[in-house]
This is a predicted structure of a 320-nucleotide part of an RNA (large-subunit ribosomal RNA, domain IV) from bacterium CG_4_9_14_3_um_filter_33_26.
Rfam family: Bacterial large subunit ribosomal RNA. Its family is annotated with structural constituent of ribosome and ribosome in the Gene Ontology.

Context: one part of a larger RNA
């Protein structure tokens, strides 16, 4: 120098991406108290505060209460045994996973919605056979997808692309017809080309249908301060984004403006809306609970730091 400890004057996050990593009031058990919110069950050991030993004695069944004394710095006298609040994103929630760099806001969930399936179901295995699953089950049942607790919702386009229907037209194969024709024969006949006609699904066509793949405009002008456009014209489109969010896990520009919080705030909270490029089961929006889970703050504590200091063990180094 490293490891692994201990202690440290004042200060107490100034470190740092970031309190990492350590420290630390608490902790166990009684009494007392406990806010916002909330699905009323929680939240909750919230939070905060006191109290504990021992002799003698009184009451009691005891736990326990009371009176009196006694001793230390210190009575849950070791040693174990939550750090706690505040605000927000994301996902309800317990759960699962990248065995050996990623535990998460992935993935699963209950719940919700759509389609497939009437039994030799659909579906899946399978020399696609037989045979098995589904199931010794039968639509409150099985399969397939997409969402993802509960609460309020969940708008508009079927033009295109899937899908589901459609006794009529148009194409359309094999088959069937067979006009006419060509070879060969003396002929019957054999053998060959074929035009027309009929003919199946699919395709084209007609409708439906978004919790099906998807999709959801632009330009000009207007109000008696400005400014701004309820408001009108116009092209275009299948149809122009509805509630609700909104600088967002989405905001280029941008540290956007306010306002809080700090002496000081690219992060953070709450508003604004000019959404480069949110948006409603690729769900939209909130939401108590819960989280080894991101963000910012706060107390309380510290060698993380101002700033290093000493100490121990164990190596490293000499020597052997």
């Nucleotide at each position: 120098c490293c490891c692994u400890c201990g202690u440290u004057a004042a200060g107490g996050a100034a470190c740092u991406c970031g309190g990492c990593a350590a420290a630390a009031c608490a902790g166990c058990g009684g009494c007392c108290g406990u806010a916002a919110c909330u699905u009323c069950g929680g939240g909750a050991u919230a939070a905060g505060g006191c109290c504990u030993g021992c002799c003698u004695u009184g009451c009691g069944c005891a736990a326990g209460c009371g009176a009196g004394g006694c001793c230390g710095c210190a009575g849950c006298g070791a040693a174990a045994g939550a750090u706690u609040c505040c605000a927000g994103g994301c996902g309800a929630c317990u759960g699962u996973u990248u065995a050996c760099c990623a535990a998460a806001a992935a993935c699963a969930c209950a719940g919700g919605u759509c389609u497939c399936u009437g039994c030799u179901a659909a579906c899946u295995c399978c020399u696609a056979a037989a045979g098995a699953g589904g199931a010794a089950g039968u639509a409150u049942a099985g399969g397939g997808a997409c969402u993802g607790a509960u609460g309020c919702c969940u708008g508009c386009c079927c033009a295109g692309u899937g899908c589901u229907g459609g006794a009529a037209g148009g194409u359309u194969a094999c088959a069937c017809u067979g006009a006419u024709c060509c070879g060969u024969g003396c002929a019957a006949g054999c053998g060959g080309a074929g035009a027309u006609g009929u003919u199946a699904a699919g395709c084209c066509c007609c409708a439906g249908u978004g919790a099906a793949c998807g999709g959801c405009g632009g330009c000009g002008g207007u109000a008696a301060c400005u400014a701004u456009a309820a408001c009108c014209g116009u092209c275009c489109u299948a149809a122009g984004g509805u509630a609700g969010c909104g600088a967002a896990a989405u905001u280029c520009c941008u540290u956007g403006u306010c306002u809080g919080g700090u002496a000081a705030g690219u992060u953070c909270a709450g508003a604004c809306c000019c959404g480069c490029a949110c948006g409603a089961a690729u769900g939209g929006c909130u939401u108590a609970a819960c989280g080894g889970u991101c963000u910012g703050g706060a107390a309380a504590c510290u060698g993380u730091c101002u700033c290093a200091a000493c100490g121990a063990g164990g190596g490293g180094c000499u020597c052997g």

Its mean pLDDT, the model's own confidence on a scale to 100, is 86.